The RNA shown here (Bacterial RNase P class A) has 372 nucleotides and comes from a Deltaproteobacteria bacterium. The source organism's lineage runs through Bacteria, Pseudomonadati, Myxococcota and Myxococcia. Of the family's consensus pairs, 88% are formed in the model.
[in-house]
RNA sequence: UAAAGUAGGCGAAUGGUCGCUCACCAUCUGGUGAGAGGAAAGUCCGGGCUCCAUAGGGCAGGGUGCUGGGUAACGCCCAGUAAGGGUGACCUUAGGAAAGUGCCACAGAAAAUAGACCGCCAGCGGCCCUAUUUCAUAGGGUGCGGGCAAGGGUGAAAAGGUGAGGUAAGGGCUCACCGCCCAGGUGGUGACACCUGGGGCACGGCAAACCCCACCCGGAGCAAGACCAAGCAGAGGGCGAGUGGCCCGCUCAAUGCCCUCGGGUAGGUCGCAAGAGGCGGGAGGUAACUUCCGUCCCAGAGGAAUGACCAUUACCCUUUAGGGAGUGAUCCCUAGGGGGAACAGAACUCGGCUUAUGACCUACUUUAACUC
Numbered sequence: 001u002a003a004a005g006u007a008g009g010c011g012a013a014u015g016g017u018c019g020c021u022c023a024c025c026a027u028c029u030g031g032u033g034a035g036a037g038g039a040a041a042g043u044c045c046g047g048g049c050u051c052c053a054u055a056g057g058g059c060a061g062g063g064u065g066c067u068g069g070g071u072a073a074c075g076c077c078c079a080g081u082a083a084g085g086g087u088g089a090c091c092u093u094a095g096g097a098a099a100g101u102g103c104c105a106c107a108g109a110a111a112a113u114a115g116a117c118c119g120c121c122a123g124c125g126g127c128c129c130u131a132u133u134u135c136a137u138a139g140g141g142u143g144c145g146g147g148c149a150a151g152g153g154u155g156a157a158a159a160g161g162u163g164a165g166g167u168a169a170g171g172g173c174u175c176a177c178c179g180c181c182c183a184g185g186u187g188g189u190g191a192c193a194c195c196u197g198g199g200g201c202a203c204g205g206c207a208a209a210c211c212c213c214a215c216c217c218g219g220a221g222c223a224a225g226a227c228c229a230a231g232c233a234g235a236g237g238g239c240g241a242g243u244g245g246c247c248c249g250c251u252c253a254a255u256g257c258c259c260u261c262g263g264g265u266a267g268g269u270c271g272c273a274a275g276a277g278g279c280g281g282g283a284g285g286u287a288a289c290u291u292c293c294g295u296c297c298c299a300g301a302g303g304a305a306u307g308a309c310c311a312u313u314a315c316c317c318u319u320u321a322g323g324g325a326g327u328g329a330u331c332c333c334u335a336g337g338g339g340g341a342a343c344a345g346a347a348c349u350c351g352g353c354u355u356a357u358g359a360c361c362u363a364c365u366u367u368a369a370c371u372c
Base pairs, nucleotide, nucleotide: 001368002367003366004365005364006363007362008361009360012313013312014311015310016309017308018307020035021034022033023032024031025030037343041354042353044352045351046350047349048348049221050220051219052218056250058248061217062216063215064214065213066080067079068078069077070076081094082093083092084091085090095212096211100210101209102206103205104204117152118151119148120147121146124145125144126142127141128140129139130138131137132136160178161177162176163175164174165173179201180199181198182197183196184195185194186193187192225270226269227268228267234261235260236259237258238257239256243253244252277296278295279294280293281292282291283290284289315340316339317338318337319336320335321334322333323332324331325330
C1' cells in the first nucleotide's frame, strides 16, 4: 500500500422566525422544561402487566436438541468440545440409523439379508496340439466347467484406506500404519482428549421421513382490563342438560345453555409510562454478566403532536492551483469549482433474533507485495 476477517460507533450541528403536543408554574393566554429509531419494521421467540380457570394431574398437542455457564426467561448471549470449509485471521454445522417401520427416482450387474455389464485368471477338471515315445512325462493353446470382486464403467452414494508380501488371478488372505469395535487407565464439572492391551472387523445414506430419548410449555391479549354516565324490548324454537379458552376425561363452581329474529349503547375517565430504566465510577468474573456507590427523569398522541422556512458550518466524493513529508509505493495541509446524503415514523412495555440501510468512522487480527 492492497485484499480480507471479527467487533463496535454514528445516523449531522448551531442560530433565528413561525407553528404543534404534554407536564409544571402563573392568570390571562404568558413563562420554564421536554418532545420519534438503530432498526420504531417483521409479529419470529421470551417475559412484565391484565383478565379467565377450584386447583392439580393425565391424554392429545407444541417447542428445543453437543457440553458448561449467564439471564426474569428464551429458540437468545458467553466460553468451550467435535466434524467440515478456508493459506490464514475466522466461518458453518451438532441427540439417536444394532428399538421398530419406511424411502434412496433414473442410471447401473447390484442400493444393504445389496453383485457380474466390460473385464482378470491356464493353479483344478475337460478339450485340442507338439516332443520324447510302450505307459507315462514335459510344454503350448483354449475362458467349456470353474475361480475373482482387486481394475474400469453407472451413480449423490457401490461391501474400510495406503503400502508391502502372498496368490493362477484376486480378496484383511497375511503384515505395518491409520480407521472401526471391545476392555482398562490418565486428565477434565462436562462435551471430549490422550495412552495401553486385545480383535481382522458387526456398521451405506436419509429422522427440516414416521418414530425413539431427554428437557420445557395453561389460555387470551391494551381492540387486555377497571370505573362512571346514559339508554332499551323483548319474541320464537331446540336441548334437559349444557356452560366455565382449546381435545378428552376426573374433581369443583355457578346457573339454565344453544340457535334465529328484533331493539338500545358504542360517550367519558383510567390503564398511559419511575422502569428486570439511562449515565458515570469501584469490585468480582476469560467472558456473557453480577454486585456496590453516585447521579438523572430523557414522548404519551387519541385518526393520531414531535413540523416548516432561512442562514452558516461540519462530513464524503471528484477536480484545479500552490506548498510540505517520504528511499519508494504513497500520504498530508491551504484555497477555489462541481456533486452527494440512505433505510425509514412511537401507540402498553421490556430482553432478543431476523430483514432494510447513503455517506462514513474506530479498534484488533490475517494474507500478499514493495522498501528500510